[in-house]
RNA sequence: GUCGGUCCCCCGCGUGGCGAUAUCUUGCCCAACUCCCCCAGGGUCGGAAGGCAGCAAGGGUAAGCGAGCUCUUUCGGGUACGCGGGGGGCUUUUUCA
Numbered sequence: 001g002u003c004g005g006u007c008c009c010c011c012g013c014g015u016g017g018c019g020a021u022a023u024c025u026u027g028c029c030c031a032a033c034u035c036c037c038c039c040a041g042g043g044u045c046g047g048a049a050g051g052c053a054g055c056a057a058g059g060g061u062a063a064g065c066g067a068g069c070u071c072u073u074u075c076g077g078g079u080a081c082g083c084g085g086g087g088g089g090c091u092u093u094u095u096c097a
Base pairs, nucleotide, nucleotide: 001096004091005090006089007088008087009086010085011084012083013082014081015080016079018076019075020074022072024068025067026066027065028064035060036059037058043052044051045050
């Protein structure tokens, strides 16, 4: 000098944690412009049986307004560990010259 070892710094990646977030979870409300289901009454076709369209009520979904972080999404870090790359410090004992 070099290999190895060890420590520090920078970059990237993975997993976890933490915080936030919503397309996740949940509550409320709700289409009285226009959604879906089911459609009493009434309407309509029919001799009847029965059919057709369909308002209200009822149910659902979307939208809206909240809450939450168990799962999922996205984002973040003076976050933990690991891996890879780069740089630097030290190295009695260890590789090689």
Molecule: Bacterial small signal recognition particle RNA
Organism: Microlunatus soli